[in-house]
Context: one part of a larger RNA
Molecule: small-subunit ribosomal RNA, 5' domain
Organism: Picea sitchensis
């Protein structure tokens, strides 16, 4: 000099675009962040005199809650990065070939009764389905032979037809394993390992495999640094640098890990599951003391910690996601607005003329000099500002549909009107005098300055620098 997710001090006109708990993975009041389908289904309610029809949905059922969003505690590891191959799985989606015959028994809801303060139940009875079960059918697999196992569902429509269902093969995208190399510090850590290294049998998994187990062998790793310890998510990237390299890993994107702490499985194509379940623990809350409820490292917000980090805002109009035949519903993802000079870029605070070289200030050798064309004054302009008018693009897809927003932008009127501070001035380093102080008070990154003429302290005048910022502090280079 450059840089920063910065902070602090003084100051502050405006706009665009970004960014905003780096500390306590500390504790959390409140709201809302994941639902949807009545074209799977029985019933109920509203409405009507009744039928028909329409609307809603607590229950059963399906799909989705494994995505999206957050955080970086743990992890020195196949965690990640680059490269490679094989023993695997894959809901929804695409392509192809086949198929859906017959029958049955329940359980919620509901009704009756009943335990409990509540959370939530017990018992009896009735009932539907794309929920569940049985028979039939079968591509194939194993085998010397025999024996043995396995599918399906309907719904809408007047119909055509459409949407679904089952089996098999392939694809796409996704995922799980394996391996080579790279991946921080210190030897004042030198030995380490017991399912630990390999084999056989068995089990298990979607799959290879000590993954697990019984037996057997005596292995495996290590100064090319094992083991133990400390520190740490990682990469694309970011900052500095001519480069080599050093530092770093905020925002954005990929991967990983975690969800109050520890453990466990269930469901499912997929989880050992942030707003699911069970157990234990700490903490908080309710209670009739018998027992229950909770988890913001989602978005806002509160307390605490800290030098320090925003609104308990708006809309699903766009992009995307879930469900649905669709209309549509949901979406703190996301699009916006708000706050903050936190950064960056742009722009302004007027322009031209104007010597009596005005007053005042400062200095002074009393002539002058300087502030200074600066002001006043004259003539203009209106970026901004105030106030009227018009008014978008973003909407795809004929029409309709815009949160932002009466915003951006355009246009009329008004009037120089609304808008400059900060640091420094001994050398480094651009910029100097006076007054006060007198080794005092102070300054200072370093050298140093101050003891009566201080260009270094304090004030004033002047000057210099960058400028809506300027200095300081911290860190990297």
């Nucleotide at each position: 000099g450059g840089a920063u997710g910065a902070a602090c001090g003084c100051u502050c006109g405006c706009g665009g675009c970004a960014u905003g708990c780096u500390u306590a993975a500390c504790a959390c009041a409140u709201g809302a962040a994941a639902g949807u389908c009545g074209g799977a289904u029985g019933g109920g309610a509203a409405g009507u005199g009744g039928u028909g029809u329409u609307u809603c949905u607590a229950g059963u059922g399906g799909c989705a809650g494994a995505c999206g969003g957050g955080u970086g505690a743990g992890u020195a590891a196949c965690g990640u990065g680059u490269a490679a191959g094989a023993a695997c799985c894959u809901a929804c989606c695409c392509u192809u070939g086949g198929g859906a015959g017959g029958g049955g028994a329940a359980c919620a809801a509901c009704a009756a009764c009943u335990a409990g303060a509540a959370a939530c139940g017990a018992c009896u009875g009735c009932u539907a389905a794309u929920a569940c079960c049985c028979c039939a059918u079968a591509g194939g697999a194993u085998a010397a032979g025999g024996a043995g196992a396995a599918a399906a569902a309907g719904g809408a429509g007047g119909a055509a037809u459409c949407c679904g269902c089952c089996c098999a093969a392939g694809g796409a995208g996704g995922g799980g394993a394996u391996c080579a190399c790279g991946u921080c510090u210190g030897a004042u850590u030198a030995g380490u390992u017991a399912g630990a290294u390999g084999g056989u049998g068995a089990g298990g998994c979607a799959a290879u495999g000590g993954c697990u187990u019984a037996c057997c062998a005596a292995g495996g790793c290590g100064a090319u640094g094992a083991u133990a310890a400390g520190u740490a998510g990682u990469u694309g990237g970011u900052c500095c640098a001519a480069g080599a390299g050093g530092a770093u890993g905020a925002u954005c994107a990929g991967c990983c890990a975690c969800a109050c702490u520890g453990g466990g499985a269930c469901u499912g194509a997929g989880a050992c599951a942030u707003g699911g379940c069970c157990c234990a623990g700490a903490c908080u809350c309710c209670u009739a003391u018998g027992g229950g409820a909770g988890g913001u490292a989602g978005c806002a917000g509160u307390g605490a910690g800290g030098a320090a980090u925003u609104u308990u805002u708006u809309g699903c109009a766009a992009u995307g996601g879930g469900c649905g035949a669709a209309a549509g519903c949901c979406u703190a993802a996301u699009g916006g607005a708000g706050c903050a000079a936190u950064g960056u870029c742009a722009u302004g605070u007027g322009a031209a003329g104007g010597c009596a070289g005005a007053a005042g200030g400062c200095c002074c050798a009393u002539g002058a000099g300087u502030u200074a064309u600066g002001a006043a004054c004259u003539u203009c302009u209106u970026u901004u500002c105030u106030u009227g008018g018009a008014g978008a693009a973003g909407a795809a897809a004929c029409a309709a549909u815009g949160a932002c927003a009466g915003u951006a932008u355009c246009u009329g009127a008004g009037g120089a009107a609304u808008a400059a501070g900060c640091a420094u001035c001994g050398a480094c380093u651009a910029g100097c005098u006076c007054u006060g102080u007198a080794c005092c008070a102070a300054c200072a990154a370093c050298c140093g300055c101050a003891g009566u003429a201080a260009g270094a302290c304090a004030g004033a005048g002047g000057a210099u620098g960058a400028a809506a910022g300027c200095a300081u502090u911290a860190u990297c280079u």